[in-house]
RNA sequence: CGCAGAGUAGGGAAGUCUGGUAUCCCGCUUGGCUCAUAAUCAAGAGACCGCUGGUUCAAAUCCAGCCUCUGCCA
Numbered sequence: 001c002g003c004a005g006a007g008u009a010g011g012g013a014a015g016u017c018u019g020g021u022a023u024c025c026c027g028c029u030u031g032g033c034u035c036a037u038a039a040u041c042a043a044g045a046g047a048c049c050g051c052u053g054g055u056u057c058a059a060a061u062c063c064a065g066c067c068u069c070u071g072c073c074a
Base pairs, nucleotide, nucleotide: 002072003071004070005069006068007067010026011025012024013023020057028044029043030042031041032040050066051065052064053063054062
């Protein structure tokens, strides 16, 4: 060089095939409960989805190029 897979809140994962309000767990913040802490309960903040462009009324999702990581072959 070639082939395959992956990149989505602070961490981990789903969602992509079949385009239509971005979901779950842990963590974080606030409040309830408690003498207090843990546990538990309720609420909230936090990602416009690796980058750029294209198609479309509409793109995390489809198409093209590029970047990074992992694996395979030689």
Molecule: transfer RNA
Organism: Hyphomicrobiaceae bacterium